[in-house]
Formats: sequence, C1' cells, structure tokens
RNA sequence: AUCUUAUCAAGAGCAGGUGGAGGGACUAGCCCUAUGAAGCCCGGCAACCGACUUAAUAGACUUAUUAAGCACGGUGCUAAAUCUUGCAGCAUAUUGCUGACAGAUAAGAA
Repeated sequence: AUCUUAUCAAGAGCAGGUGGAGGGACUAGCCCUAUGAAGCCCGGCAACCGACUUAAUAGACUUAUUAAGCACGGUGCUAAAUCUUGCAGCAUAUUGCUGACAGAUAAGAA
C1' cells in the first nucleotide's frame, strides 16, 4: 500500500507546561491562529480490541456466545456534523433532504 466488517450530529484544559507560525487530509469555500498554530509533555474524553468482574444460555469442565460493568493493557480522540463541499437522485429549488465516493478510527485477512 490492498481487501472485509463496524462506527463517524454525543464527549473531552476559556488560567496547564514547552514551542514558536502555521493549522482544519485533498479541491473550492468558510474558518481557527501572536488574546499564541503545528509538534511534544501533562491532564481529560470515549469504550473498538485484550484482560478482569457479574448475570443468562449452551456445552460438559474450565470452553463458547450474549448482555451489563470496569478503565488495568493496546489504540484512538480532545474548534466548528468527517466544518461545508466535490458524484448521483428527489423536492416546496439563491435552498433543503437522501444515498454513494473520498477520508478517519478500530478489529481482522491475504
């Protein structure tokens, strides 16, 4: 880098530290930013996977499935709906809705 499945309108520092000018994937917009961007550290959020706890069911002995919990480990996330948009369809048509594509994350596969 490719494929499969699931999720993407909730949540998370308006006194944190460091750092110094960029950032929001890409296009076009529109925004954020010296009242301090990215990155790093700390804090926090969430609960995808593993571990653990409880219950039920099956099995028949330490197994499997489901549900709930926990937040120990692996990730992830921490402005705006994935910020909107790009393609197609529909409608009450300077707009709205739906679905794809693209993207992100997790788990798995070759």
The RNA shown here (SAM riboswitch aptamer (S box leader)) has 110 nucleotides and comes from Priestia koreensis. Taxonomically the source falls in Priestia (Bacteria, Bacillati, Caryophanales, Bacillaceae).